[in-house]
Molecule: small-subunit ribosomal RNA
Organism: Planctomycetota bacterium
RNA sequence: CAACUGAAGGGUUUGAUCCUGGCUCAGAACGAACGCUGGCGGCGUGGAUUAGGCAUGCAAGUCGAACGAGAAAGUCCCUUCGGGGAUGAGUAAAGUGGCGAAAGGGUGAGUAAUGCAUGGAUAACUUGCCCCUGAGACGGGAAUAACGGCGCGAAAGUGCUGCUAAUACCCGAUAAGACCACGUGCUUCAUGGCGUGUGGUCAACGAAAGCCUCUGACUCAAGCCUUCGCUCAGGGAGAGGUUCAUGUGCUAUUAGCUGGUUGGUGGGGUAACGGCCCACCAAGGCGACGAUGGCUAGCCGACUUGAGAGGGUGACCGGCCACACUGGGACUGAGACACUGCCCAGACUCCUACGGGAGGCUGCAGUCGAGAAUCUUCCGCAAUGCGCGAAAGCGUGACGGAGCGACGCCGCGUGGACGACGAAGGCCUUCGGGUUGUAAAGUCCUGUCGGCUGGAGCGAAACGCGGGGGGUGAAUAACCUCCCCGUUUGACGUUACCAGCAAAGGAAGCACCGGCUAAAUACGUGCCAGCAGCCGCGGUAAGACGUAUGGUGCCAGCGUUGUUCGGAAUCACUGGGCGUAAAGAGCACGUAGGCGGCCUUGCGUGUCGGUUGUGAAAGCCCUGGGCUCAACCCAGGAAGUGCUGCCGAAACUGCAUGGCUAGAGUGUGGGAGGGGAGAAAGGAAUUCCUGGUGGAGCGGUGAAAUGCGUAGAUAUCAGGAGGAACGCCGGUGGCGAAAGCGAUUCUCUGGCCCACCACUGACGCUGAGGUGCGAAAGCUAGGGGAGCGAACGGGAUUAGAUACCCCGGUAGUCCUAGCCGUAAACGAUGGGCACUAGGUAGGGGAGAUUCCGAUGUCUUCUCUGCUGCAGCUAACGCAUUAAGUGCCCCGCCUGGGGAGUAUGGUCGCAAGGCUAAAACUCAAAGGAAUUGACGGGGGCUCACACAAGCGGUGGAGCAUGUUGUUUAAUUCGAAGCAACGCGAAGAACCUUACCUGGGUUUGAAAUGCGGGUGGUACUGCCCCGAAAGGGAAGGGACCUUCUCACGAGGGAGCCCGCGCAGGUGUUGCAUGGCUGUCGUCAGCUCGUGUCGUGAGACGUUGGGUUAAGUCCCGUAACGAGCGAAACCCUUGUGCUUAGUUGCCAGCGGGUCACGCCGGGGACUCUAAGCAGACUGCCGGUGUUAAACCGGAGGAAGGUGGGGACGACGUCAAGUCAUCAUGGCCCCUACGCCCAGGGCGACAAACGUGCUACAAUGGCCGGUACAAAGAGAUGCAAUGCCGCGAGGCGGAGCAAAUCUCAGAAAGCCGGCCUCAGUUCGGAUUGAAGGCUGCAACUCGCCUUCAUGAAGUUGGAAUCGCUAGUAAUCGCGCAUCAGCCAUGGCGCGGUGAAUGUGUUCCUGAGCCUUGUACACACCGCCCGUCAAGCCACCCAAGCAGGGUGCACCCGAAAUCGCAGACCUAACCUUCGGGGAGGAUGCGCUGAAGGUGGACUUUGUAAGGGGGACUAAGUCGUAACAAGGUAGCCGUAGGGGAACCUGCGGCUGGAUCACCUCCUUU
Repeated sequence: CAACUGAAGGGUUUGAUCCUGGCUCAGAACGAACGCUGGCGGCGUGGAUUAGGCAUGCAAGUCGAACGAGAAAGUCCCUUCGGGGAUGAGUAAAGUGGCGAAAGGGUGAGUAAUGCAUGGAUAACUUGCCCCUGAGACGGGAAUAACGGCGCGAAAGUGCUGCUAAUACCCGAUAAGACCACGUGCUUCAUGGCGUGUGGUCAACGAAAGCCUCUGACUCAAGCCUUCGCUCAGGGAGAGGUUCAUGUGCUAUUAGCUGGUUGGUGGGGUAACGGCCCACCAAGGCGACGAUGGCUAGCCGACUUGAGAGGGUGACCGGCCACACUGGGACUGAGACACUGCCCAGACUCCUACGGGAGGCUGCAGUCGAGAAUCUUCCGCAAUGCGCGAAAGCGUGACGGAGCGACGCCGCGUGGACGACGAAGGCCUUCGGGUUGUAAAGUCCUGUCGGCUGGAGCGAAACGCGGGGGGUGAAUAACCUCCCCGUUUGACGUUACCAGCAAAGGAAGCACCGGCUAAAUACGUGCCAGCAGCCGCGGUAAGACGUAUGGUGCCAGCGUUGUUCGGAAUCACUGGGCGUAAAGAGCACGUAGGCGGCCUUGCGUGUCGGUUGUGAAAGCCCUGGGCUCAACCCAGGAAGUGCUGCCGAAACUGCAUGGCUAGAGUGUGGGAGGGGAGAAAGGAAUUCCUGGUGGAGCGGUGAAAUGCGUAGAUAUCAGGAGGAACGCCGGUGGCGAAAGCGAUUCUCUGGCCCACCACUGACGCUGAGGUGCGAAAGCUAGGGGAGCGAACGGGAUUAGAUACCCCGGUAGUCCUAGCCGUAAACGAUGGGCACUAGGUAGGGGAGAUUCCGAUGUCUUCUCUGCUGCAGCUAACGCAUUAAGUGCCCCGCCUGGGGAGUAUGGUCGCAAGGCUAAAACUCAAAGGAAUUGACGGGGGCUCACACAAGCGGUGGAGCAUGUUGUUUAAUUCGAAGCAACGCGAAGAACCUUACCUGGGUUUGAAAUGCGGGUGGUACUGCCCCGAAAGGGAAGGGACCUUCUCACGAGGGAGCCCGCGCAGGUGUUGCAUGGCUGUCGUCAGCUCGUGUCGUGAGACGUUGGGUUAAGUCCCGUAACGAGCGAAACCCUUGUGCUUAGUUGCCAGCGGGUCACGCCGGGGACUCUAAGCAGACUGCCGGUGUUAAACCGGAGGAAGGUGGGGACGACGUCAAGUCAUCAUGGCCCCUACGCCCAGGGCGACAAACGUGCUACAAUGGCCGGUACAAAGAGAUGCAAUGCCGCGAGGCGGAGCAAAUCUCAGAAAGCCGGCCUCAGUUCGGAUUGAAGGCUGCAACUCGCCUUCAUGAAGUUGGAAUCGCUAGUAAUCGCGCAUCAGCCAUGGCGCGGUGAAUGUGUUCCUGAGCCUUGUACACACCGCCCGUCAAGCCACCCAAGCAGGGUGCACCCGAAAUCGCAGACCUAACCUUCGGGGAGGAUGCGCUGAAGGUGGACUUUGUAAGGGGGACUAAGUCGUAACAAGGUAGCCGUAGGGGAACCUGCGGCUGGAUCACCUCCUUU
């Protein structure tokens, strides 16, 4: 100098958002444990569980300078050989005596206060050893152990007898002094304290060394001196006892506890106060500031965490306490009720000769047990300390060390440098490469640790002894010496440390890599195996499982588990909340308590300032120092926020005093009112009764029925009875604390408001407990009972209907008296006071003003609403009636479920109320708002959606597709609309993918490389074979380079081999592409800006209009894009151009006839271009708009008709079998080839069609008019043959030329006459034709024959709005042919109905509700059934604990007795005194008995609860959830629930009223 610098968040509820709220993670710590791994050292640390049991050894002794006595072995000497002596040695062992053993060491069972911490008190006390001071230490006496003798006993041990000593014991003397009694002085707040006088009581022990001057004696005593010890007394230090205040866990589901209890008096007892104990007296004492009880726990310094405040903990070290096998007790002593002492009881263990005995590791080691788990039966007293001793010294499992354990903290190492466009191997790969990776190898170095060898500290300084000096002393002695010199002592220790040697040689793992959270790929697996802290991964492409590679983090460790704090402001003192998220008590009065107006004075409680003592040491922090550093250690400081004493201040608080009037209250005069209680009496209506009139129905519903009625209902008139409720006024109007209060009058009565400002003088606010009031339902007793109406009965509805609807109807609803005490008892908003912009409406007063009145206007007080600024709020919203800003008091909340439940308590007649958990379980539950979707919500608007029509399907037969079934195979796909005459615009073989069988293997086709190849490639009579294929005589090449040629070489082809091919195998949920659908619906978005915390909103909503988000107007929007429209094709009109193959009016020619010919372009037509239609024009409507309606003109009129064209997106829609393609799979087969079969099966079902059922028809004959197409492996004319299909034949035509090609319905004529037919044509038989290699399975066509069902089709359902439906035929694609009645086109004939939007379906926009978001095919409730888990009740059974009463009563203290025994003293010798054995009594542990309380375990059976992919029954709730829901209560019901009564809006919708905003 310094003494503390310190604060982070993330994941997870939702489609998304904000908020609330829980769960969870990242950090630090540990006496830890477990898994994998493990080189060295230092410093720490290590039985947390069974205070369970313990073998063995050690852990408290010491003193001969207190005392008596006193061996042995060994050695030496002597010996009569029996032994003796010396030494060992005054040693060992033991005893008497002293001190110590109460320390040190262990543990935390008990203990919630007899404890601990902090600070006091002791005038209520004690104190051995130590220090200081004073006084003393005199004279006597009697014993006893050891030892000897005799016994008893297995042992442990013990009895009798004899001897003896002391610093052991006893008596006497002395008494400075202490204590006691009496008197007295001073003093304290005080019980008292300090003195003083007289009287009484009370002590002692010697030992050792030295000296010899004096005495005795003869080197020893006495004595002296020194030291130690002893006695009495005073003081001190240190230690202890006692006591007070404050603080020190949880629980009220423990609220009352207490009999020595509280106090007094008097005793006893103690070192000392005290009910500590006893007798008597009084009746107290404690408690909501939590007594008593229960559960848990040693407390503190501190440790840990935290920014702090706090929280958690109480290992190691230190202080205190408690305990020592369990319980009780005292003895000794300065100190104990005593860890290694004693007595008793109990449990346990051991010994025993069965008679008796012994023991206590919670000391150090060690052992067993239990446990996830915790060490050596080590060395040493060298150091430090303790006991004893004068000392040497002895003892010391205290302690110092070593050992074991990565248990923790700290340090070090496992090598360093260079080294490739980068080895090998591994892994990945888009096959190019990337990565491991300078990593390795290799080259050059270094030498820490470990190893070997050698050297070498500190801890050791002493005591003692020897020498010297000094002091004391008579002294050269002795003693002292914190004076000097010398000498001695080391467990650790093979030490630290240093040096040398050798050699990179011996030394790296663990976890993680989906997000949080740093770090990713491959393979395997396939909701399996597994992972997981939370969210969550895994169902065939898993960065989440397992492995590998790579990476990240830490490192001799790394992870996991457990615990604590943190994050968590998630119990909020610092630092939270309560309208809707959890949370304001239903309301008031009021006790304790808390809080409290203005002024004055005093005090000084809190408060503030200064100071004193204390807050042990260690630790934390700071500074410095020592181990090489650090951990660790040492020194000094700071801090310890606390408590105490003293001094001071007086603003605030408090207390006291005096005053004030602004709070509060009183008074006087007025005022409004469904405020309350009682009494009286009123009209309307319902019902009932009586009578009259009357005569068939009434009533009720969606529709009905039950019910009532000819015994006269309903209806109507008159009269009467009875009960309940009070229309209009009536109103977001009034009153009340709330519940609540509504006809009228009277009586009694509470509160409120206004004016006046007279009085009191803070009298106030709140309010734990407490008390009262408290809707409806319900209960008790007695009345009453008209209407209504739980339950109940009946009728309907329904799948059922324990409901909704209807007919009845009992409790109840009403009154009186008494209970109950709860509601969505709500403004979901506690009460009070103060402050903070306005506007407006209503109720009740007062004042001013207009000349007065009506009536206005203005001001003011009070009450009730609405709207709105600031501010607040998560938002919604609140906003002077606060949810704003502050203060005071109370109540309440802390995730969801379990549960407002269980249990206990308490209240109640009961129903039930109040109070109120836990186990277990989930990761959410929730609030507000947003966007969608949905609604048996609303509004607006469309569509062949319905309606109005026409024709069908569903019934028949057949065709075709599908399902199902069958099969060797019946290949595969498509599945509501949007699969099903669909892929398939052509399955006999082929196709073909399927099945059976036969073959083949570089392959049917592609490509690369290597090798081979001329009788090779290729061809091939013939053989086997169903073919494919196999075998095989014979024939037999090509291109090219060099060379004259022979010849040599290359290529193609072929063969072998290797890479590879191939796959209609799998995944459409890995994909591209293409397609379907909503839907040709009008929507879907963006930029900028603005609003909102945000998701989002505005724009895109609104008013009109349209087919249209089409256009116009308005507008916090302004613009824009994709869609709509338009552009394109076709058709409808015209013009121009062109004129063959098309056309033919006029001209000419020709024919039986025909554009046949010349010719023509007029017309039709063809096909290119152009024109035309734009709401352009007129009128009306409309906003002067957009637009609509009507009209003119026009071929066409309001998008003219049709087509192509399909926004953002939805359906994991469809397709891996069109094609393409990732992954996976097969590779002599899941590839390829071939033959045959199958895709064509057939009980049944469905879809789509065809043909029909007939007369608007069928058949026969005659006759007219199209369009659009196709044609060379083709269309095929005329002609001939055949009844016909067809055949023969072949002109013409690559086509406006030729051909297919005859259109049909229609029209004309005839027959049929209502019938299973001259309808209908299935089925079957026969005979043929055509295609084709081949028509059996399995083709089409023809002719003849056969002649089924079917007579218009149930429920249901489809298409169509005009050239449409209906009906009629024609063509084409595919194709050898065809199962085509299909598909795609073409034209002919040619309607009806609607001008509407109630309903069904679908769609668009706006709005509303929502518990839906996989989005209503949603969500979701309860019973029942199954499994599993925890809990509750419970007849009982078993155990623990607590206190009570009684019985028995050990040891022991105390008391009494003590006839028996006894050394010291006294004695008159008899005895006495005193002590003791022993006996008795009180108390008294354990034990016993009884009943009580409490707690734990278990349990037949019972109860609900939580959880569990796909169980049963229903549909309660969310939308108006299909009967609005919910709350309280009561009854009922399989269940959700239903119904009654009262309440709430946290109800949709429509209308009305009121209010508000704007004008």